[in-house]
RNA sequence: ACCCUCGUAGCUCAGCGGAGUAGAGCGUCCGGUUCCGAGCCGGAAGGCCGCAGGUUCGAAUCCUGCCGGGGGUA
Numbered sequence: 001a002c003c004c005u006c007g008u009a010g011c012u013c014a015g016c017g018g019a020g021u022a023g024a025g026c027g028u029c030c031g032g033u034u035c036c037g038a039g040c041c042g043g044a045a046g047g048c049c050g051c052a053g054g055u056u057c058g059a060a061u062c063c064u065g066c067c068g069g070g071g072g073u074a
Base pairs, nucleotide, nucleotide: 001073002072003071004070005069006068007067010026011025012024013023018057028044029043030042031041032040033039050066051065052064053063054062
């Protein structure tokens, strides 16, 4: 330098153009259970989906550029 791949909640990930305006597990917080905890049960907060453009009636999802992680070729 070029090629491939990934970038969604604190962490690990799902989601592959349209259904209510983005979900799960873990974690955090609150409540219940308990003598207190752990465990279990119920609930809540937390993300405008790396950034900027573009395509489309409609984009996390497609295209382009850039940034960052990983891998490869020279």
A computed fold for a 74-nucleotide RNA from Longispora fulva, annotated as transfer RNA. RNAcentral holds the sequence, with entries from ENA and Rfam. The coordinates come from a structure-prediction model, not an experiment, and the mean pLDDT is 82. Rfam family: tRNA. It is annotated as a transfer RNA.